[in-house]
RNA sequence: GGAGGGAUGGCUGAGCCUGGUUUAAGGCGCUCGAUUCGAAAUCGAGUGAUGCGCAAGUAUCCGUGGGUUCGAAUCCCACUUCCUCUG
Repeated sequence: GGAGGGAUGGCUGAGCCUGGUUUAAGGCGCUCGAUUCGAAAUCGAGUGAUGCGCAAGUAUCCGUGGGUUCGAAUCCCACUUCCUCUG
C1' cells in the first nucleotide's frame, strides 16, 4: 500500500441484512429490601448519560462530520481509531 471486520450507557452485548413501539433489549455491576447470628449463595424491587425544569416531565446522545428520507443505531459518503489477513 491492498482486502476484510469492529466502535452502542460503568462493563459486556443484541438490534443493522429487511429504516417505522426500541422507551438503545438482555446479562454483569451497583442501590434498597427479604433470608441469615453475621456473611456467601438465592430471591424481590430499582438502576444509562447530559441539558432544561421547583416538580411532573421534556430534549438530545449508538466513534466523528455530512448526506438521503416523512422518519436513520440501521441506507450512502468522508474521516478517526482498533483487530485480522496480505503485498
A computed fold for an 87-nucleotide RNA from an Akkermansiaceae bacterium, annotated as transfer RNA. Rfam family: tRNA. Rfam describes the family as follows. Transfer RNA (tRNA) molecules are approximately 80 nucleotides in length. The family's RNA type in Rfam is transfer RNA. Gene Ontology term of the family: triplet codon-amino acid adaptor activity. The sequence is in RNAcentral, with records from ENA. The source organism's lineage runs through Bacteria, Pseudomonadati, Verrucomicrobiia, Verrucomicrobiales and Akkermansiaceae. Model confidence (mean pLDDT): 80 of 100.